[in-house]
Molecule: SAM riboswitch aptamer (S box leader)
Organism: Citricoccus sp. WCRC_4
RNA sequence: UAACCAUCCAGAGCGGCUGAGAGACCUGGCUCGACGACGCCGCAGCAACCCGAGGGGAUCAUCUCCCCAACGACGGGUGCUAAGGCCAGGACCGAUGGAGA
Numbered sequence: 001u002a003a004c005c006a007u008c009c010a011g012a013g014c015g016g017c018u019g020a021g022a023g024a025c026c027u028g029g030c031u032c033g034a035c036g037a038c039g040c041c042g043c044a045g046c047a048a049c050c051c052g053a054g055g056g057g058a059u060c061a062u063c064u065c066c067c068c069a070a071c072g073a074c075g076g077g078u079g080c081u082a083a084g085g086c087c088a089g090g091a092c093c094g095a096u097g098g099a100g101a
Stems, first nucleotide, its partner, number of pairs: 001101001004098005013043005021032003025090005044081003048078004054068005085093001
């Protein structure tokens, strides 16, 4: 980069920097935004896909006991954290993950 498969009505915020637009593109709407949106960084959280074997607590400690766990724990890789992909129409539409080329 192009194609394939799956998903897109749920869920999830605080701080710092910046400073005017933003919600993928076009059109028509409609929302959010100087009470600082969008974007970037840090921490935290959510749980869509993938990995895969133990993890946590009590106890001074051993022992023992309890809880969670292949119906996938604990942790990790991506991802995500306004509104049905904000709504409708259009277009080789867009986004995310996986396994390859």